[in-house]
Context: one part of a larger RNA
Order: sequence, then structure tokens, then C1' cells
RNA sequence: GGCGACCGCUAUUGGAGUUCGAUUAAGCCAUGCGAGUAGAAAGAAAUUAGAUUCUUUGCAUACUGCUCAGUAACACGUGGAUAACCUGCCCUACACUGGGGGAUAAUCUCGGGAAACUGAGCAUAAUACCCCAUAGACCACUACGCCUGGAACGGUGAGUGGUUCAAAGCUUCGGCGGUGUAGGAUGGGUCUGCGGCGUAUCAGGUCGUAGGGGGUGUAAUGGACCUCCUAGCCAUCGACGCGUACGGGUUGUGGGAGCAAUAGCCCGGAGACGGAUUCUGAGACACGAAUCCGGACCCUACGGGGUGCAGCAGGCGCGAAAACUUCACACUGCAGGAAACUGUGAUGAGGGAACUCCAAGUGACUGCACAAUGUGUAGCCUUUUCUUGAAUUUUAAUAGUUCUUGGAAUAAGGGCUGGGAAAGACCGGUGCCAGCCGCCGCGGUAAUACCGGCAGCUCGAGUGGUCGUC
Repeated sequence: GGCGACCGCUAUUGGAGUUCGAUUAAGCCAUGCGAGUAGAAAGAAAUUAGAUUCUUUGCAUACUGCUCAGUAACACGUGGAUAACCUGCCCUACACUGGGGGAUAAUCUCGGGAAACUGAGCAUAAUACCCCAUAGACCACUACGCCUGGAACGGUGAGUGGUUCAAAGCUUCGGCGGUGUAGGAUGGGUCUGCGGCGUAUCAGGUCGUAGGGGGUGUAAUGGACCUCCUAGCCAUCGACGCGUACGGGUUGUGGGAGCAAUAGCCCGGAGACGGAUUCUGAGACACGAAUCCGGACCCUACGGGGUGCAGCAGGCGCGAAAACUUCACACUGCAGGAAACUGUGAUGAGGGAACUCCAAGUGACUGCACAAUGUGUAGCCUUUUCUUGAAUUUUAAUAGUUCUUGGAAUAAGGGCUGGGAAAGACCGGUGCCAGCCGCCGCGGUAAUACCGGCAGCUCGAGUGGUCGUC
């Protein structure tokens, strides 16, 4: 000197941009909102001639959004492998969409319960569910070929046997769907070379440990798990332990080498009060799903129930430390829908904060007087800002832009003045006291150094202090 955070005093306006409960408590949360949509899948209700509501069903709710606790690890970055794998919606090609059945919800009728919620009975529908058929898929064996490739365990062709086993309609007749197989795209799973913290005042560590045979399990490999066998495996090129820490792109600084940081934005990972488990599903072991344990809180008629802001606002607590319980789906996306559209605290806007940068102003000119780079007074000029009104802009506003009325009016402070280091040998107070001070050092009766006044220096809508970092 730069950057970041906090603090003191002070503060006119416009533009652009960034950040804002990361640091301390991944502490606890009142209230509202944050995930729905489809009537062109279907049944019903009352009302009405707008369409709404309930239920079944489909798709979505695994995205988006938040946080950084854990993690020194294939978590991340980069390059490979998958001859060990999956992939809803989307695209392409081929083939198909035949026959039948039994339920159930809402509704209705009875109940139980304080509530949360829940039981029984009569009906009924579907693109809900089930059965059969056909096609198909998969597996094993036989005899052999051919293709790709570094390597067949892959692909392809014939026969036999076995396992499993598809489909759904709607229509405004334009279409929209449904099923199977193969391929693609996209997204993921797993494995792996290399790379990136400190510590040896951590030197030995390890028993599913290291490997093999056979199984289980998975979409898939594998001690991932199980059983038997062998006794191995890692380590001074730092194993193991301990401490710290989400990783990277990037950011700060420096002429550079480098050093430091990585909260914000983007990519990846992990987590959702602390743990564990699971269902559904193409995909979760699931922030606004379920079950159990733990701790905390709330309601209760004491029988029993309910909750999870590290989503957006907001509250308490903690702290030196951080904003409004705002508006809108107009934009961009996402979900659903054939579409119109609906939803969206994603997003876009506005409000707040001296967070940063840029620009402008707090008057200009002339005459006169005086103790003269200035001050006072008189006149004149201008209007950024201020003030009155209108148009435009916007989903609506705010702000902005253009025009218009009035009027120099409405607008300057902070730090310092002994040296370093620009600026007082002025006045008053104090008297080694009170105090100042980054360092040197001032103060004990004329203090240029403390506290005021006056004068001055410096930066200026800012200016000083503390901490961190280069």
C1' cells in the first nucleotide's frame, strides 16, 4: 500500500455492481407460504346453467431450493476401464393391441373416539387389478462356423429341452395413447493410473485381516456377506495413530517465483433434530414419505395423539458480527396437460444496510469597503439536487427518462499539528496528577506532546481505529 470483517464520529444526489446469521449455536422455533396437475382415463354429489367439489387412477413429488456437520476418502480434479452394469420421460426401426373375470373407493345406511383418526354393511366404474391366448425374452445342451476386438466370456446362424410370460383405451375422427424387441440420446452405478494438509515428542499395524474353492446377494464386480482351506497383507517412497479440513473451478496479493483463502457464484459430494430400517418406484434408503429407538417440545376428556425452517420471510438464544412476517407469475425455467392454462418464497421485482466502484454538487461573476490568495455587503447569473404538476416506462408499483412552477435557496465532516511526517515556540487549565503514546517518548508550575479555545495541515461524503491476510 491492497483486500476482507467489525467499531467510532459524520453524511446531499444519481448510476453500475456485489454481498448480507459462513466464522459463534448442523442451537431451538410461534405464524403464514414453499408441489402440484390432468374432466381428451373413470365413478358420483348437491347446486346451477359460470362451472365447482369428493373419490379411484396416471404422471410429478429422487428436480429445484438450503447448509457444510461429518469426511484425509476413488470424496474431488484429471485420464482411462466396464469382456462386470442400469437408464422413466425423449428419438429411430420392426411387430402387435385377441378373449374373459372378480373386486373396491367416493356416494348411501349404521356406528366408535375429546381429538388424531377409524370400523361394519348394500351397490358401482375405469387407461385400477387379475386370468387365458399369441408374439417375445432368458437359460442349458449338441454339432460347428462367421464377425468385432489387444483378448471372446460378446454378437450372429440350426436343433432339442426348460423357465418366465405382453397390451388400454379415449376422440371434436385430425389424432392422442398402450405392449414387446433392438438401437440411440441423456442421466447414473462400479473399478482404476496420477495429483493436492500438518505431525515421527505417532514405528510397527492388521484376523474378514490377505488370497483361493463353493455359495448368498445385487442392475453389476467384489470378503460386500456366508462356509471350508491356506497364512498371508501393508509399512521410513511414512503404514498405523492423532490433529485439522467438504474438494475443485476460482478469489486475494505479488513484477514474478510464490504465499494465503476457497463463506458467496458454477461443477461434484455429503446431510436434513441424533441414530437405524424399509416400502413404492426407472431412479430414494427419500428435507416439506413411512416405521422404530433416543432427546426436546405441544395438545388431551388421561384412554391417546402430534411436531421437525441447514426452504422464503420472521422469532428467541449466542455473539464484535449480518435485511421485509413485501409484490408478481409479466420474464427465464421446471411439473402436469392435446391445448387453453394451473402451480411454483425456483425465478423476476421492490424495501433495508456508509459493502465496493464511477460521476456530480454543497454555488459562479462583477462592483465597493477592510486588518486583502480572505471576509463583509450590494447587484446579477445558473438550477445538478430541492419543490409544483403532467406524460412515458412497469403485470402493478417504486425508481428512472422527458417537459414544467418556484427559489441561492435544502446540502461538510473526520483525523492530525514534538520527531518519523505536511501543519503552532499562540492563550487558558492541569502540575509525574489527570491523561497521551504503533515506535522514540511527553506530564514533577511559563507543557509547540495532556484537556479546552483560536489558528493551521491533510483527506473529503467520507474519515479514523482494531483484527486477519498478501